Model confidence (mean pLDDT): 84 of 100. Small-subunit ribosomal RNA, central domain from a metagenome, 397 nucleotides, folded computationally. Rfam family: Bacterial small subunit ribosomal RNA. Its family is annotated with structural constituent of ribosome and ribosome in the Gene Ontology.
Context: one part of a larger RNA
RNA sequence: CUGGGCGUAAAGGGUGUGUAGGUGUCCUGGUGGGUCAGAUGUGAAAUCCAACCGCUCAACGGUUGAACUGCAUUUGAAACUAUCAGGAUAGAGGACACUAGGGGAGAGUGGAACUCGCGGUGUAGCGGUAGAAUGCGUGGAUAUCGCGAGGAAUGCCGAUGGCGAAGGCGGCUCUCUAGGAUGUUCUUCGCAAGAAGAGCCAUUCAGUUCAGAUCUUCGGAUUAAGAUUGAAUGGUCCUGACACUGAAACACGAAAGCUGGGGGAGCGAACGGGAUUAGAUACCCCGGUAGUCCCAGCCUUAAACGAUGUGCACUUGGCAUAUGCUAGCAAUAGUGUGUGCCGUAGGUAACCUGUUAAGUGCACCGCCUGGGGAGUAUGCUCGCAAGGGUGAAACUC
Repeated sequence: CUGGGCGUAAAGGGUGUGUAGGUGUCCUGGUGGGUCAGAUGUGAAAUCCAACCGCUCAACGGUUGAACUGCAUUUGAAACUAUCAGGAUAGAGGACACUAGGGGAGAGUGGAACUCGCGGUGUAGCGGUAGAAUGCGUGGAUAUCGCGAGGAAUGCCGAUGGCGAAGGCGGCUCUCUAGGAUGUUCUUCGCAAGAAGAGCCAUUCAGUUCAGAUCUUCGGAUUAAGAUUGAAUGGUCCUGACACUGAAACACGAAAGCUGGGGGAGCGAACGGGAUUAGAUACCCCGGUAGUCCCAGCCUUAAACGAUGUGCACUUGGCAUAUGCUAGCAAUAGUGUGUGCCGUAGGUAACCUGUUAAGUGCACCGCCUGGGGAGUAUGCUCGCAAGGGUGAAACUC
């Protein structure tokens, strides 16, 4: 290099944006770099191969041929590829309409619980455990009522549910902000540009009807979600391969940890004490510092998991669920996008997977190559540090 692999055996980068590179839709024309065909020259001899021949055979040798799959020059071909020019709309993107959401940031604010403080009632226990003890309490605890303060987390809804690239995101309100899904149809005239019409959608105006609410002198009056009819205006489209992947680079990245400044209710590494035990540097109990929270800056790792890279296409189905659109009075049916369960073919060592593939293919990236040594040593690099990234060998089985 060829080849084989990566859910669980070694192996998918934590995630994205994206440079170089690799790869890339349909049609027309040009060029002829790649590609293909022909010709010419060259490709030393020996070797290899074939035929025949010579040593008694063979090794060995000889003659002839083929081959030397290459290179250069030249004449052509034009399907593919490349390139140039022009065009298209099925990929991709935009616009408009509509839509769901714990997506992100900031500010404000609510209730429950908890702890503490003060005051009232009240008296001997409370607390804790398998049982205890340490601990708290006559200096009045626990319990209970009232008031106040503080910090953190947001019960029910809540889901097999939603959103986000991943990490992750949950009381309520407001402001700012990002992404996603769905819809954009048909006819006529015209070479085309375009025009007209139907349907649909939105807005405005007018008419009809009306649940409910308020007032009431009980006669009614006002307001009015929604339903329906008519009219007017506007929209029903645009760009044209712009794409996919992505070494490097950059950005984000749970928890713990670090630096400076705040905060500190509860919980709680370390630590102290009580138990248990042969011991108990634990599990259980009483306390409790860092931390957990906020601001600014670092760290950059996780079983960062679906242990499954991203994109596109194709390949029987059933059920459920979230959210759009279409039809329908409704039930429901159809059609998208997600989220799940079960399963066909197929795949798989099996387990299992199975239109959300681990099936069938294509494009690109990352990674693997026996166990230990070892994610160690060394060098380089990042970091305040802790440590991270990259990453061997001897030796041994």
The full RNA is in RNAcentral, with records from SILVA.